[in-house]
RNA sequence: AGAGUUUGAUCCUGGCUCAGAACGAACGCUGGCGGCGUGCUUAACACAUGCAAGUCGAGCGAGAACGGGAAUUUCGAUUCCCUAGUAAAGCGGCGCACGGGUGAGUAACACGUGGGUAAUCUGCCUCUGGGAUCGGGAUAACGGGGGGAAACCCCCGCUAAUACCGGAUAAGACCACGCCUCUUCGGGGGCGCGGGAAAAUGGUGGCCGAUCCUUUGGAAGCUUCCGCCUGGAGAUGAGCCCGCGGCCCAUUAGCUUGUUGGCGGGGUAACGGCCCACCAAGGCUUCGAUGGGUAGCUGGUCUGAGAGGACGAUCAGCCACACUGGGACUGAGACACGGCCCAGACUCCUACGGGAGGCAGCAGUGGGGAAUAUUGCGCAAUGGGCGAAAGCCUGACGCAGCAACGCCGCGUGUGUGAUGAAGGCCUUCGGGUUGUAAAGCACUGUCAGGAGGGAAGAAGGUGAGUGAGAGUAACUGUUCACUCAUUGACGGUACCUUCGGAGGAAGCACCGGCUAACUCCGUGCCAGCAGCCGCGGUAAUACGGAGGGUGCAAGCGUUGUUCGGAAUUAUUGGGCGUAAAGGGCGCGCAGGCUGCUUGCCAAGUCAGGUGUGAAAUCCCUCGGCUCAACCGAGGAACUGCGCUUGAAACUGGCAAGCUGGAGUACGGGAGAGGGAAGCGGAAUUCCGAGUGUAGAGGUGAAAUUCGUAGAUACUCGGAGGAACACCGGCGGCGAAGGCGGCUUCCUGGACCGAUACUGACGCUGAGGCGCGAAAGCGUGGGGAGCAAACAGGAUUAGAUACCCUGGUAGUCCACGCCGUAAACGAUGAGUGCUAGGUGUCGCGGGUAUUGACCCCUGCGGUGCCGCAGCUAACGCAAUAAGCACUCCGCCUGGGGACUACGGCCGCAAGGCUAAAACUCAAAGGAAUUGACGGGGGCCCGCACAAGCGGUGGAGCAUGUUGUUUAAUUCGAUGCAACGCGAAGAACCUUACCCGGGUUUGACAUCCCUGGAACCCGCUGGAAACAGUGGGGUGCCCUUCGGGGAGCCAGGUGACAGGUGCUGCAUGGCUGUCGUCAGCUCGUGUCGUGAGAUGUUGGGUUAAGUCCCGCAACGAGCGCAACCCUCGCCCUUAGUUGCCAGCAUUCAGUUGGGUACUCUAGGGGGACUGCCGGUGUUAAACCGGAGGAAGAUGGGGAUGACGUCAAGUCCUCAUGGCCUUUAUACUCGGGGCUACAAACGUGCUACAAUGGCCGGUACAAAGGGCAGCGAUACCGCGAGGUGGAGCGAAUCUCAAAAAAACCGGUCUCAGUCCGGAUUGGAGUCUGCAACUCGACUCCAUGAAGUUGGAAUCGCUAGUAAUCGUGGAUCAGCAUGCCACGGUGAAUACGUUCCCGGGCCUUGUACACACCGCCCGUCACACCAUGGGAGUUGCAUGGACCAGAAGUCGUUGAGCUAACCCUUCGGGGGUGCAGGCGCCCAAGGUCUGUGUAGCGACUGGGGUGAAGUCGCAACAAGGUA
Repeated sequence: AGAGUUUGAUCCUGGCUCAGAACGAACGCUGGCGGCGUGCUUAACACAUGCAAGUCGAGCGAGAACGGGAAUUUCGAUUCCCUAGUAAAGCGGCGCACGGGUGAGUAACACGUGGGUAAUCUGCCUCUGGGAUCGGGAUAACGGGGGGAAACCCCCGCUAAUACCGGAUAAGACCACGCCUCUUCGGGGGCGCGGGAAAAUGGUGGCCGAUCCUUUGGAAGCUUCCGCCUGGAGAUGAGCCCGCGGCCCAUUAGCUUGUUGGCGGGGUAACGGCCCACCAAGGCUUCGAUGGGUAGCUGGUCUGAGAGGACGAUCAGCCACACUGGGACUGAGACACGGCCCAGACUCCUACGGGAGGCAGCAGUGGGGAAUAUUGCGCAAUGGGCGAAAGCCUGACGCAGCAACGCCGCGUGUGUGAUGAAGGCCUUCGGGUUGUAAAGCACUGUCAGGAGGGAAGAAGGUGAGUGAGAGUAACUGUUCACUCAUUGACGGUACCUUCGGAGGAAGCACCGGCUAACUCCGUGCCAGCAGCCGCGGUAAUACGGAGGGUGCAAGCGUUGUUCGGAAUUAUUGGGCGUAAAGGGCGCGCAGGCUGCUUGCCAAGUCAGGUGUGAAAUCCCUCGGCUCAACCGAGGAACUGCGCUUGAAACUGGCAAGCUGGAGUACGGGAGAGGGAAGCGGAAUUCCGAGUGUAGAGGUGAAAUUCGUAGAUACUCGGAGGAACACCGGCGGCGAAGGCGGCUUCCUGGACCGAUACUGACGCUGAGGCGCGAAAGCGUGGGGAGCAAACAGGAUUAGAUACCCUGGUAGUCCACGCCGUAAACGAUGAGUGCUAGGUGUCGCGGGUAUUGACCCCUGCGGUGCCGCAGCUAACGCAAUAAGCACUCCGCCUGGGGACUACGGCCGCAAGGCUAAAACUCAAAGGAAUUGACGGGGGCCCGCACAAGCGGUGGAGCAUGUUGUUUAAUUCGAUGCAACGCGAAGAACCUUACCCGGGUUUGACAUCCCUGGAACCCGCUGGAAACAGUGGGGUGCCCUUCGGGGAGCCAGGUGACAGGUGCUGCAUGGCUGUCGUCAGCUCGUGUCGUGAGAUGUUGGGUUAAGUCCCGCAACGAGCGCAACCCUCGCCCUUAGUUGCCAGCAUUCAGUUGGGUACUCUAGGGGGACUGCCGGUGUUAAACCGGAGGAAGAUGGGGAUGACGUCAAGUCCUCAUGGCCUUUAUACUCGGGGCUACAAACGUGCUACAAUGGCCGGUACAAAGGGCAGCGAUACCGCGAGGUGGAGCGAAUCUCAAAAAAACCGGUCUCAGUCCGGAUUGGAGUCUGCAACUCGACUCCAUGAAGUUGGAAUCGCUAGUAAUCGUGGAUCAGCAUGCCACGGUGAAUACGUUCCCGGGCCUUGUACACACCGCCCGUCACACCAUGGGAGUUGCAUGGACCAGAAGUCGUUGAGCUAACCCUUCGGGGGUGCAGGCGCCCAAGGUCUGUGUAGCGACUGGGGUGAAGUCGCAACAAGGUA
C1' cells in the first nucleotide's frame, strides 16, 4: 500500500466482498508448564444456608451458668469460694451516610470543564482564645403480675450515668439599632449600645508534703492522659448557582397557568415559585421549544497516518438505585442496600386471631442464556470502625481454587547420520517424493517427576531490661531512644542443589483466483462446497479421502461485534449536461456573503505570562521480578478552559469620506412582452337558390358511409365558429410557462447615447407569497373544424389497435379550481478573469459619399467553428462543462418505490412530503470491435429475371424414416444426412440374432517341456471340434553327450483380445461458408484504454487487381502467376503408329518412306505488346488491326485467418472408463433383402423430333495373366466347346459405338406406345442362387396420355440427347468415376427472393435476431400494506378516593422536672386524640401513542425448462 467482482474487450461511475487490528466473548477440534491479568454482556428474575458493622466496663446500673473446690446434708440438695465483675442483655457514647454491589431510571446543571457562593453547612482532625458553677426529676435493665401459638405487648414497683431538665455566669458568637468604611447597591467588614442563650461538681492512672478520716490507705486536694461547653482560624467533605461541551427522529411545530415576573410572607444550612396570598400577562421555540425513541456520564478503551468513527467490562472520579411506589424520623451528614412507617406484588410461618422477609455485599441455588468461577483460607500485610490501650470487628482487602478467556515466557530435544533403508504416495516405469526425516552413533538436561535445602514480604505492638527529657516537694506515672524475646493466610510457596533418563509433552486450519501451498483415487448438477467471483452434469489442483505441501502453533479455526481499508457522508477529502443528483419560474423576510480610503475600539485572531487540566492509561528515560507480560520512579504530554499583559495586518464594531458596484433623471429607436375593446379577408362546414347526372368518398385493396327524395362537381347568396397562409428567418420579446392577421387604449421590461445626481443603497435566498403548457374539475355560455370514449367497416389466428366512415366530452369564451411535464440547454443565480474566426438582430461612433452601400470600430442580444484549459469519454470552450469567489437546491448501489403509513393541500382526479421489511451482485455512463436490422449507399454470384430440360403424379431401382422382428448391426440428420460410410450383404464380409463349442485364447512377446515342419487317412458331428491311425526328417554349431535358430504341440503366468463407451478428452482426415476476397503482422502515429490508422477515400478490376491520394511506411498468409491438360506452330524421335509418292495386298498386308496424322520429350506463342478514343498525362476501360488463340483463351489441381464442441473412437492412431470361461475367439443357420405408410435420389416411360424392321457411316478414353480371350463350331438367345495371340500404340475386351443418315412400316389408339407384374423354360458364376444373384427365350402385358402446391440443374462445345469404358467384383450397377458423338435457347436488366463483399448508421444483441425481452394468468415460498375487531404496554385529561407522614389547627382526655400555691390545686409545657391542606396505591369515564394477533383483501419479491400474447431494443416492423 491494495485486491476480486458488471463487459467479447475498454475507460469511468458505483455497490458488494476480501486481506489488518481488536474483544469481558461463544462454538468445533486439540491441549505440556509457568507468570501476570480477566471471568452473568442475558432475568434491576426469584432466592435455601452461612458470613458481609460493630465497638467502648477507662460513661452507667445490674449481673449469670456449665465446670471445679470446700463445708453441711434429711443424700433430694443447700451454702460459700473460684469461674467472674466474665458471658448474654440493658441505659449511654461513637460508628452504622464509609467501605462493598448494580446501571434499572435519568437527555438532566446528571456528567465533563471553567467559574461563582458578598446566598451556605461541615461530626471526628489540627492550631488557638475563654470556660466547666448551683441544683432537680425520671427511666430501661431488674423484680412482680397479666395477655398472645408466635412476633411481641400491657400494668405495678426499684435504680444509675459523660442519659434528661432548671438556675447562675457570657469574653467572643447571634439578633435589633447607631456610626465609619468597602460594595456587584443585594450587602460585606469594623466600632459602640441593648437583649436573650452554655457545659460533664465527668472518666482514668498516680501521689499523700500540706487539710480530714486515719492500719495498708482513702476523701478533699494535686497531678497525667482522655473527655465536656463556647468562640476564632485551618483542613476535609458537602449543598446551591452560572458559561460552555457531548445521542437520534420535523412522518413530533408549536409548548406553558405556579406557567413568566413583581410585592409580602412561609420554609431551608442556604439563594430561589421551593411553597402560599395578591397583582401584572408574561415565558420558551426552526441557533429546534414540546413530544417520542435510545442511553448512566467521564478519565479512558479499540481502531485510524491523522481528522474522525465505535464503545464506556476490569481500574479511577462523579451520579443514580437498593423487591415496587410513597413518606418522614434520627443525625454533622440520609429521606438511609444488610434502619423505621404505610400501600402493593411475591415468598414463608401460623393455633387463622396474626406475624416474618427483601443477596444490584461474598460464596452458593434455581431460572434465563451461546455463555461467565469456590457455599475456600486469613486478618500476616494495606485500609476502615470503636477503644486510652491491649484488642475486637472487617466476604474491604491479602491469598488460594476453577476456566488456554486474554497477554507474555518456556518446552516437546541437540549434533551427526545416504545402502538416499522399509513403508506410504505418485510415475512417462527410468524414477521422483516423504527425506537427514527415521533407524544407528554421540550428546544435552529446560519443564514435568523423586530427594534435600529454603527466602523476601515484619513494620509495629507487647513483655523484660537499660538510658534520657519535661514536670513535681518527691516518687509513681508519662513521652522518647536502644537491646533481647515474640507476630506469615499464602506455604515448605518462590528460589537453589541433586537424581535418573530423550525418556512424559503437537495440534489446527488451509492448498481454483483474491492468497503462501498439487497430485492420485472416489463421486458424476448426486453427495456436497462457498467470504466474493463461483465449483460439481465421467479425466474436479474448488465436493469426500489419501500422499505431499503452506501457514500459525498450545493453540488453530469458525461465528458474532467494532474500527480500518471506504475519498462509500468527502472539515482534512467527493460530486450534480449524458453515470444518483439544479428546485418549473420569479418576488422576497430571516440568514449567509459583501467595493475603495482614513481614524478609533480590541469581540474574533495572534503572541507572552499565569492558574487549572485528579490519579491511572498512552509516549520517553531509568529501574524491579533470570527475560517478557507485569510493576515502580522521573519526565513529557493532556491539542481544553479561566485570568492577565501586549500586537492591530485581516474579520468585526463605531465614526468620517470616495465613486468604480447598484440606482435615478434626460434623449432615442427595436420588439408575436402583457391586458382590454373593435375590425378584416382566405378556407372548412351548414343552409337557400341555380346548372347538372350517376356516381361520390375512401383505401395497400376494400367496405361501412353519402347519392335518382338528385349527391360529388360548378356558380351565386346567407349563417356560424375557430384559426390567422405568404412575410417567417437556428429572426424578435418574455423570469419561466409561453407569445404570430389589422387598429386603438392601458401597461411591464430590456438596449443605446450623453451629461448630471444619490453614495454601497449590493448578491443570494431556508421558510413564505405569486406565476405556471397540456389534460382534468365546477358554474354559465359557445360549438365550424378536429376529436379521447363509443359505433360501424376493414385487417388479422385473434385485433377491445395501427387504416377507413361516423362521432360525444373536450378543444373556444367568462369566472373559479388543479399545480403537474423529457416544465430540457436534461447545464441554479450573481460577479470577475482567460486566443481567435465567422453569421445575424438592436442602438451608436469613424472614414467616405449627393445619398445608399462597402470598410474600420463600441455596447447589448442570438447562432456556428475553434485554441488553451477541462472532461470517463462524448463533448464544452467569453452564452464554459475553463480559472476563481459568494449564496441556495440536490445526490450517496439496483429493485421494492415518483410506493405504504402519517401529515398538509384539493370538489374530485390527485398533488407535496416520504420510509421499512424483503431481495439482487449488480444496476449504470461513454466509447470500442463484431454481429444483426422488415436502416442507407456501392458491388458481385444461374441469386432473380430471360431461356432449355427436369423433380413433385406412374411403375420400378436405391437410400432414409417409421413400423415389424429373435435380429432386422452401427454410423450419417437443414443447406453441408438420405444411389451417404458401402468402388458392389447368397456363405464369407458381419460388427446383429439363435444354437453348438474354446478359455494364455484366432493374433504379439517372454518362460518351461516335448516334437522338426509337414503329408495322408478313419470314426462321431450341421460344422467348429473331439478321438484315433500311418508316413516323415531338413538347417547351423559340436568336445558327438548335446546346444541354437525357425516351426508345431502341451503347460504356467505375465498378458492377449474387444466394430464395447466417450468425436463433448484427442491426433489425423473430411464437409461447409467459399475459389468468397479477404485475414493479419512489424515499426511509426493517434487514443487514458479497448482500439484505430495502414485495410478508409477517388477511380478500376474476376480479385485488398492496379493507379492516384493519404500519418503512414513496409511485410506475411490469401488473389494472380509458377504445375497439369485441351487449342496453334516449330523442333527432336519414328515402333507396335502413319501412308504423300513407288511397288504389293482382300486388308498399311508386306517392301519402302518418316512428309502428314499420331505418339511424347523439348521449345515458341499472348504481353493490353500495337493503333484510335475515353480517363487525372494514371491505373484501366471501349473499339480496331494482326493472330490458331484477346483481355485470367477453356478446363483442372490448388481452399487464407477462421466458423459450425460440424462429421468420423466402425479406416487408422490414441487418453480415460468398462469387459476377461466373456462385451474375447470359433462354427452352423438366420438377419442386415421384413412392409400398412412417408420422404430423398434415380431409371424407364407416357410416344410420331416417335416405335419397329432393313441398310449405311463416324469416336474417345480405358482394362487385361487365378486375366483379356480372336478365328472356327454349337445354341433363337443368355451362353457353350475350344484355344491362336497378348503382361499389350503389336493380341484382346472390341466391334457393330450409339444417336445421326437412307429406305420401309405404324397414323394417335392405353396403341406395333409403355414395359411393371406373373407363369413356364433356361444360361452363367459360385461349396451353395429357398429365404436372397444377374442374364436369356417363350408367354403375360399393370400403372402411366406430360404430372397440384412447391421445387432443381444449366450461360457454350454448356444444357439436352446418344452411346463407350473403368473401379469394386467369383457373380451381381438404373449408382459412382471417366470418355467421346450430335449439339441448342436465352441473359432487357439488378426492383424483388437467396447467399456474399466493402463503407456507413442504429442497437438494451456478444451463446451475437434461431438474440434480447415485457405484462397478465396458473403454482410454491417469503416479507409487507389495508382490515370488522381483539389482546397487551405506555401515557394525557376529568372526577372519586385517600394509607403512612410532615405541616397547620384543636387539644374538654392525659401530663415527672419549671413557676405560683391557701399544698387542695392552678399555670405553663408536652403527649394522645379530633379536624384540615398536601399526597402514593386504587377506582370510574374519556383520549392519545405503540406493539402482537386477525376471516378476508391489495400490491411486491423470489422460484432451469407452465399458459397467453409479442409491448420495448434495428425505422423492432404504427419511431
Predicted 3D model of a 1519-nucleotide RNA (small-subunit ribosomal RNA) from a metagenome. The sequence is in RNAcentral, with records from SILVA. The prediction has a mean pLDDT of 84. Its Rfam family is "Bacterial small subunit ribosomal RNA". Its family is annotated with structural constituent of ribosome and ribosome in the Gene Ontology.